Context: one part of a larger RNA
This record gives sequence, structure tokens and C1' cells, in this order.
RNA sequence: AACGAACGCUGGCGGCAUGCUUAACACAUGCAAGUCGAACGAGAAAGCUUCUUCGGAAGUGAUUAGAGUGGCGCACGGGUGAGUAACGCGUAGAUAACCUAUCCUCAAGUCUGGGAUAACCCUGCGAAAGUAGGGCUAAUACCGGAUAAUAAAUUUGAAUGAGUGUUUGAAUUUUGAAAGUUCCGGCGCUUGAGGCUGGGUCUGCGUCCCAUUAGCUAGUUGGUAGGGUAAUGGCCUACCAAGGCGACGAUGGUUAGCGGGUCUGAGAGGAUGAUCCGCCACACUGGCACUGAGACACGGGCCAGACUCCUACGGGAGGCAGCAGUGGGGAAUAUUGCACAAUGGGCGCAAGCCUGAUGCAGCAAUGCCGCGUGAGUGAAGAAGGUUUUCGGAUCGUAAAGCUCUUUAUCUCUGGGAAGAUACUGACGGUACCAGAGGAAUAAGCACCGGCUAACUACGUGCCAGCAGCCGCGGUAAUACGUAGGGUGCAAGCGUUGUUC
Repeated sequence: AACGAACGCUGGCGGCAUGCUUAACACAUGCAAGUCGAACGAGAAAGCUUCUUCGGAAGUGAUUAGAGUGGCGCACGGGUGAGUAACGCGUAGAUAACCUAUCCUCAAGUCUGGGAUAACCCUGCGAAAGUAGGGCUAAUACCGGAUAAUAAAUUUGAAUGAGUGUUUGAAUUUUGAAAGUUCCGGCGCUUGAGGCUGGGUCUGCGUCCCAUUAGCUAGUUGGUAGGGUAAUGGCCUACCAAGGCGACGAUGGUUAGCGGGUCUGAGAGGAUGAUCCGCCACACUGGCACUGAGACACGGGCCAGACUCCUACGGGAGGCAGCAGUGGGGAAUAUUGCACAAUGGGCGCAAGCCUGAUGCAGCAAUGCCGCGUGAGUGAAGAAGGUUUUCGGAUCGUAAAGCUCUUUAUCUCUGGGAAGAUACUGACGGUACCAGAGGAAUAAGCACCGGCUAACUACGUGCCAGCAGCCGCGGUAAUACGUAGGGUGCAAGCGUUGUUC
């Protein structure tokens, strides 16, 4: 000097930030991912109206609700740092070894058929979660056929490159597309090429400590062939060879997410990695794949395990390291708040819906910054306290008193934003402005032997105690305790911890 701090005493206001560093401990409750009727079939009820044989019926409600098929999204956004000493991260490259939904540009097309299945109805099983069988039906769901190539495969020529290649021409063969809807404005669908964006993979260099860790390694190192992948590769398999790494520290162990940054320092360096941004990893623990352009998927699935809950004992359900909140741990860390008004995201032609992202508010002197707690005058140097050599000295212009001010804060009254481009403002009658009122509502903490700014009295008597170091205290203690006085900071001041 610094801090995501804590503790003690104290505490007026505002702005801007920050706020589980410990148990990646366990979690009650609510919310955090939906949306589309302009893809599709089906479709209630309450209520109201009319009629009524008083049983009910019809209309409306209804282009409804709530479900189902289908599409897109759910791989983003949000959290955490357990693991990881690694191509994980950083930096510079490679991809001539790759992918990329949505979006943009260009070219061509969108022909013709088919069979199902949920919802629904019926019959069952089950305590529940759920589930079986039969029957009906639609689609932008699913499956055939046609057509197409600049797609794929093979052969061959040319140009070019440092490069296993790239670009381009020709020939042959083969495979192989589509979906409609509409409010007539559009919105879609298929194939190919290019782009954008986002990723995958590989490489050089850099990246903590221990040698009281010295040898390690059989898919191990390389080759051939095949498989697998979007793609290279022992990534995997078979066979062959016997290699590969290591004092330039292999292997093993400890610790740890990495970087931009942050703190300190004149710098070099050292320490650190909260908030914000980029990357990585994880989602009760371990494993696995499915779907998909993209996951081996936080609020998807399956299996195993631990734990919790329900149960009719047969069987089921769950995963806050999302936002709040609870218990626990701890020196210690906030509200079960408001709104989608703005920014951004998902779906939708749109209207709009969803959004604990986000914008705001609440709590905390946790930090930084700003402001205030009044100003002037006032000597009888009042009273009172302390001290005294008893004369006085000091607190001290300090107070009182008098005269002012209302800036900031406070109370009341009135007005009242920007943030929004038409509609639309949670914040919020907030910020701010004007007027009125009255000194009114507002000072503490530590220290005073030296280092180190600041001294006396009393009490105590090596006791009680102080202490960062040196050291104080055994009867005149400026060092303990109290008082008066003083010094330093100030809505804070000290102490402790940690770093430089």
C1' cells in the first nucleotide's frame, strides 16, 4: 500500500460497485424453456339465450380451453471450479485430413402414387407410476416410382504448387430430391455452388513443487492390411518388426482450472486468478449410447451405486454447482421481491407468448467517492471539572447570550422527467425543480516511554496488569487502571488474518 475480509466500539445522508473464499454438504416450497391453428386430425365445460312433455333439446360460448401428431428450440442463455500439470490454457501456425442447422447470394426444380399411426372410441391390468389388446382417421409425419446434375465413383488430358496435392477440360458408369399452406401479400420444401458464423483435429514454443520419486513402457514404438470417424491417427482389430521415453528430469507423488487481468513495486520481479471478458471441465457418483447440423446433453434417456421420499409390499418417484429460500458447516457473505418498460434470446407471417438472461427494487459502513453534523459575534475569561508553589494556570470564544443561514440532511406542499422510433415505463410520483419551516435530526475510535505526533494527577505496589520490538510494574510509574489535558484519523476508528 492492498483486501470478496472477519472481530470490538461507534454510526447521519447520497452515488457507484461488491456480497458462501468453508461442506462439488443435504435440500421443503415456488419459479428458471418453450412456442407455432398460416403443417395436421379431433375437440370440451361453466355461463348466457330460446324451446320444453320439466326428463331434456337447440344455439351461443368456440377460429375456445386442455390434450395429441408434426416443426423449430431445448447443445444458447444461467451456475460451479470437483477433476485436470494436459495441446487443458496462452501464443504462433497447419488442415493439401474436416464439419457447419438457422442466415445471405446464385442456379435449377417442387411430377406421380401408397400404406400406416397417435389423438378419439371400446375392453382390460395396476394402490400408484403407468400400461396391454381391438377399432377409426389426418398431415409439411413415413415409404415407393419418375426426372436432374457443377453431387458420388472410375478412366484420361492440361495448367499450377515447397508439398502427400490444387484448379480445370473430356469420357463412361452408378446412385439419388421435394410439401405443402395461405388472410393471395406471402411463408415454406428439394438439389447443387459460393459466403457468413461457429466448431473439430494436428503442430512449434511457454506453463507449480519433490530426486528423501531413477528408471518407465506389450497397443507399448513403428510398418502392412482392414474397420471406424465429418476428418488424420494404435482411435480399434489382425499380422509383422523390436522398438519408444528418460538427469535437456521420463515414471511416480503433492498441489492447482488457464489466460486477459488484479495487488504490490521506481523498475525488474513477487503474490494472486472474487466481480467483468475469452477458453476449458463438470452437473448426486460411475458408465453408456439415442435423437440431432451440433450433446455422449444441468432442469432428456438407459444401466449400476449411495442417499431421500411414496407404497395396498407387488412396485414406483427424485437430483438447486439456475433465481430466491431452508438446514448444516463456518470468524463470515443478502429478498422464498417487481417487471418483461428497455437490451438480448426462443418460437411465430404477425398479433403475441415464454424468458429468476436482463432491467430494477430490498438487505449489509463490505469497499471507493462526495456531502453534512452549522456560520458570525461573544471575557463577567461565568459556573463546573482538573491542577496548583494557593498567587494562579487550564478546558476556553469553548459555553451561555446576541445576530444570521437553510447549501447538504430532515419535515410538509406543489410540479415532475430522460430512459421510447407509433403503442408500450417495472424502476416511480423515483431523480430533479420550486416554495414553506426551524439550528433544528447527526461524532466517534485509537493512541500519548522510545521507534512515533501527543503529559500531568490519583490509585496500585514484580500485585493487578501492559507489550509490535526494546521493554514497563518491587511506594513519588509521562509504559498498569481511572480522571483531566493533548495527538492522530474521522462516519468511521482500532485489532486480527493474508499478499507485496